[in-house]
RNA sequence: ACUGUAUCCAGAGCGGUGGAGAGAUCUGGCUCUUUGAAACCGCAGCAACCCCCCGUCGCGGGCGAGGGUGCUAACGCCAGAUGCGAUGGAGG
Repeated sequence: ACUGUAUCCAGAGCGGUGGAGAGAUCUGGCUCUUUGAAACCGCAGCAACCCCCCGUCGCGGGCGAGGGUGCUAACGCCAGAUGCGAUGGAGG
C1' cells in the first nucleotide's frame, strides 16, 4: 500500500511567513477570504483515541500535571450522488 474497527450536530485562536484561493470529490446552493485563502512555523487552547491511573476476563471508570496523535468558522457547511473523506487505535 492494504484490511477490518470506533468516532465525526459538543468544545477550543492569536502571531509570523505566504499571496489567492478555501469549505473531501462531482452537481446545485450557501458561506469564508486582499480587513489576507491554502500551506508551513511558533505560542496558546480544546478534546479525551492511545499511553497512563483504579477496579478488571471481557469491559467499566478516572485524570489532563505528564507522553504519542488529533483538532481549534458554519453538523464532514447544506441537499443529492460516491466500494467517498478525515482522525484514532489494531492487524499488516